Context: one part of a larger RNA
RNA sequence: CUGGGCGUAAAGGGCGCGUAGGCGGUUCUUUAAGUUAGAUGUGAAAACCCGAGGCUUAACUUCGGGAGUGCAUUUAAAACUGAAGGGCUUGAGUGCAGGAGAGGUAAGUGGAAUUCCUAGUGUAGCGGUGAAAUGCGUAGAUAUUAGGAGGAACACCAGUGGCGAAGGCGACUUACUGGACUGUAACUGACGCUGAGGCGCGAAAGCGUGGGGAGCAAACAGGAUUAGAUACCCUGGUAGUCCACGCUGUAAACGAUGGAUACUAGGUGUGGGAGGUAUCGACCCCUUCCAUGCCGCAGUUAACGCAAUAAGUAUCCCGCCUGGGGAGUACGGCCGCAAGGUUGAAACUC
Numbered sequence: 001c002u003g004g005g006c007g008u009a010a011a012g013g014g015c016g017c018g019u020a021g022g023c024g025g026u027u028c029u030u031u032a033a034g035u036u037a038g039a040u041g042u043g044a045a046a047a048c049c050c051g052a053g054g055c056u057u058a059a060c061u062u063c064g065g066g067a068g069u070g071c072a073u074u075u076a077a078a079a080c081u082g083a084a085g086g087g088c089u090u091g092a093g094u095g096c097a098g099g100a101g102a103g104g105u106a107a108g109u110g111g112a113a114u115u116c117c118u119a120g121u122g123u124a125g126c127g128g129u130g131a132a133a134u135g136c137g138u139a140g141a142u143a144u145u146a147g148g149a150g151g152a153a154c155a156c157c158a159g160u161g162g163c164g165a166a167g168g169c170g171a172c173u174u175a176c177u178g179g180a181c182u183g184u185a186a187c188u189g190a191c192g193c194u195g196a197g198g199c200g201c202g203a204a205a206g207c208g209u210g211g212g213g214a215g216c217a218a219a220c221a222g223g224a225u226u227a228g229a230u231a232c233c234c235u236g237g238u239a240g241u242c243c244a245c246g247c248u249g250u251a252a253a254c255g256a257u258g259g260a261u262a263c264u265a266g267g268u269g270u271g272g273g274a275g276g277u278a279u280c281g282a283c284c285c286c287u288u289c290c291a292u293g294c295c296g297c298a299g300u301u302a303a304c305g306c307a308a309u310a311a312g313u314a315u316c317c318c319g320c321c322u323g324g325g326g327a328g329u330a331c332g333g334c335c336g337c338a339a340g341g342u343u344g345a346a347a348c349u350c
Base pairs, nucleotide, nucleotide: 003322004321005320006319007304008303012318014201015200016199017198021194022193023192025088026087027086028085029084030083031082033081034080035077036076037075038074039073040072041071042070048066049065050064051063052062053061054060091191092188093187094186095184096183097182098181103177104176105175106174107173108172109171110154115149116148117147118146119145120144121143125136126135162169163168206247207246208245209244210243211242215241216240220236221235222234223233258317259316260315261314262313263312266295267294268293269292270291271290272289273288274287275286276285299306300305323350324349325348332343333342334341335340
């Protein structure tokens, strides 16, 4: 390379927006680039294949024919792809009418709890453990009552519930703001899908500057345990955790499952809508769309399992894999303040 693959064996990019490119609904007309058919020229000789001939045969050799899958020119066809033009509405989008939501950002507010401070009551213990000790306490602790300070997180509601592209999002109010869904069918008329590069977002930890610091808590100190104990347990405790701005750009960033479209038995929950039946009305019941779970047929799978939210049946586009170790290492490039990230080998070895 031709292939075969990517839930768990190696392999889906952490996620989006989008450039080039690739691919692309339905109908009519034209064109003839691709495509198909014919003709002509060329495709050196030798070699190759077929048929004849010459050396006694063969190898070898001579002659004739074929082939030479290709290229160029030309004639024709018009189904498919392309190109040009004109339509269409089901894909896509807009409008209109609705309801749902921890979607995002900013400002403000609230109650419970922990800690600390002040004051009152009160007296000898408290705390902690498997058991203890370190620790705190007669300078009055723990407990309890009142007041105050400050920071962080928001019990119940809470739900294989909701929202978001992913990371993620949970007290309340207000302001600004993104998206999805349902119904309608007024408008545009293929405007679509994917997406190498690129750009943006991206948990935690970490870094820079300036704040903040209640609780928790790497490091560290002490007490235990132990043969030892640089641990597990206990008492303390600093970075950090919090805020603003900037950087880092990684995770078992997981559904270990890329995105889009279409098709393919059912059953049963939950969330959001719409229509109908029924009713005084709310429920209930039926139909339907979207989302989210469980079970299950066909099919598929090495098995486990998946099974309309596919890992089934197909098409399009992207990413990635190709024995284990060496190694996500070395070297070089790029990025970063650094930590490091990204790209990413080989020798050797089994």
Small-subunit ribosomal RNA, central domain from uncultured Gracilibacter sp., 350 nucleotides, folded computationally. Lineage of the source: Bacteria > Bacillota > Eubacteriales > Gracilibacteraceae > Gracilibacter. Rfam family: Bacterial small subunit ribosomal RNA. Gene Ontology terms of the family: ribosome and structural constituent of ribosome.